[in-house]
Context: one part of a larger RNA
Molecule: large-subunit ribosomal RNA, domain I
Organism: marine sediment metagenome
RNA sequence: AGUUCAUGAUGGAUGACUUGGUAGACUCAGGCGAUGAAGGACGUGGUAAGCAGCGAUAUGCUUCGGGGAGUCGCAAACAGGCUUUGAUCCGAAGAUUUCCGAAUGGGAAAACCCAUCCGCCCCUUAAAGGCGGAUAUCCCCUACUGAAUACAUAGGUAUGGGAGGCGAACGAGGCGAACUGAAACAUCUAAGUAGCCUCAGGAAAAGAAACCGUAAGGGAUUCCCCCAGUAGCGGCGAGCGAAAAGGGAACAGGCUAAACCACAGCGUAUACGUUGUGGGGUUGCGGGACCAUAACGUGGGAUUGUUGGAAGAUAGCAAAAAUGUUUGGAAAAACAUACCAUAGAAGGUGAAAGUCCUGUAUGCGAAAUUCGAAAACACCCUAUUGGUAUCCCAAGUACUGUGGAACACGUGGAACUCUGCAGGAAUCCAGCCCGACCAUGGGCUAAGCCUAAAUACUCGAGUCUAACCGAUAGUGAAUCAGUACCGUGAGGGAAGGUUGAAAAGAACCCCGGUGAGGGGAGUGAAAUAGAAUCUGAAAUCAUGAACUU
Repeated sequence: AGUUCAUGAUGGAUGACUUGGUAGACUCAGGCGAUGAAGGACGUGGUAAGCAGCGAUAUGCUUCGGGGAGUCGCAAACAGGCUUUGAUCCGAAGAUUUCCGAAUGGGAAAACCCAUCCGCCCCUUAAAGGCGGAUAUCCCCUACUGAAUACAUAGGUAUGGGAGGCGAACGAGGCGAACUGAAACAUCUAAGUAGCCUCAGGAAAAGAAACCGUAAGGGAUUCCCCCAGUAGCGGCGAGCGAAAAGGGAACAGGCUAAACCACAGCGUAUACGUUGUGGGGUUGCGGGACCAUAACGUGGGAUUGUUGGAAGAUAGCAAAAAUGUUUGGAAAAACAUACCAUAGAAGGUGAAAGUCCUGUAUGCGAAAUUCGAAAACACCCUAUUGGUAUCCCAAGUACUGUGGAACACGUGGAACUCUGCAGGAAUCCAGCCCGACCAUGGGCUAAGCCUAAAUACUCGAGUCUAACCGAUAGUGAAUCAGUACCGUGAGGGAAGGUUGAAAAGAACCCCGGUGAGGGGAGUGAAAUAGAAUCUGAAAUCAUGAACUU
C1' cells in the first nucleotide's frame, strides 16, 4: 500500500405511507361591476412577526333558523374571559365595509396631495377644526335658455336613464403574418392558422327556399355517421378537397313593407302631396287589395301580464347488530360461541373491526333566501267560397361591364354568392334559378325582420370514478409558491414531506467555555425511535483483526 471481514461515521438511495396532483363522468352555475368590481395597500388580537379572517362597529355587530357542550383560527403557553338565560360552530338575510384601483371633484411617482358648494357639530358670531352629502366623461330622453342672423339653428345649463372596468375557454365580425412543405423557389402550401382589434351570450351563429334534385321526388336551420379521400381543384407539383342521396339527434314556425280605408299634423286656395297613428295584408296548386258571400266558434301560443306554488338547492335529524380466552406495549389478529343486514361503501380507532367511533342502506327536515313545474284567469294568433283583371307585391335593388374576394373550384368553359367603380330594369302575359350559353321541361318568389331544441366550452360549486402519479414522480407549487432568488425590464423561477400509539420531547447528576457535544439516570414496546428524529443502500472515511507484497 492493497484484499477480505467486523464495528462505527458520513450520505440519503430503496421500501412503506399520503395531506397534493392528473384524467374523466354526471349535476349545477355560466358572470361580477358607479348600490364602486376583479385585484391590492394599510390597519385590526392582552401578549401578535407571518398566514388565514375581518374593516375605525375591524379575530368581529344584528335578526332568523339548525345544533347541544364546551369555547376564545393556524398555534403551544401565560393572563383574562364567554357558555344550558344555549356559547363556540353551521346555514340564510342584513349592518359596517379605511385608502388605492374603471376610479369618476382637481392633481399625482397607485394606496398620496389639494379643493368648491350645501347641511350638521363645537362656538355669542366669524375664522380655524370635525362629520355627512354632491361635484368626471360620453350617449339618450325631456325641459329651460340661446349667437353670427329676423324666425330659427349651432351652442349652453339642468332633472332623469344608461355606459365605462374585470373575467378560463367556447362564439360572431374586422385586420391578418412568417417559419415550414414543395427535398431550391416565385403561383401554391403553412392558413384565413398564429397574433391584434370590436362585439355578444349562456351558449353564439344559422334558420323557414328567388332551395335541392332530375323527369322520381324531397321540403327551415344546426350537429353526428356515411357518401369519400370519391367527384373535382392543383407550377395537374407539393398538396387541397366537396355536395346531393341514405341513416340518426332535435324538431316550430312567425311578424312586417306595399295596394286600400279612417283619423291627425304640415305644405297649398280645394283637389293633391307628405308625415305619423290605427285598421287591412303576408302568399307561389301565385297571393293580397277591390266587389259579393259565409262563420262567431274551433284549434293553438316559443309566455305577454296577473295569480299560483309542486319538486329541488342553501344548515341538519333518526339510523340495526359481540362477547370471552390466548399472544402482545396495544387486538380490530388467532381460537370459541353469537347477532344485524333495504346497512358487508368508505375512513378512523395503540396490528387486520359488518356488530367501538364517524358513517352507510333507508326514512325524515327549513323561520329565511333561491329556483320555479302543474294549474287558473286575462292577453295574443287562427281558417270559407266565388267574381273582376283596376291597383299592389321590398330600387340606385336585380342585372351588365370592369377590378377584386369567397365558394373544395388557383380565370378556367366558371355558373352561383359578396363587393369598389361606371352604367342600370321589370310587377304576374312578371322575375330568379337548374355550373358558359340557347331551347324544351322543371323548381322557386330576392333586394325587410324575429325564432327554442339538437351543437361548442369550463374560470367555478358539488358528488363520483381510475390496470393514473406517489415526493428527481404527480401541477412550477403535497410544506406560507408564482414564494425565495435572478433580471433595468419584458420575463425566468427553485429547493424543501414522515419521532412516537400517546410528548410520555429526557426531571436530576457528571465532563465541558454558566458552550457545542457527550456519559449516567428516567420515559417508552423500541432512544442505533432523541427532535440533524421511519426504513437507512452505494460512493467515501475511521478503528480493529486476518492475509498478500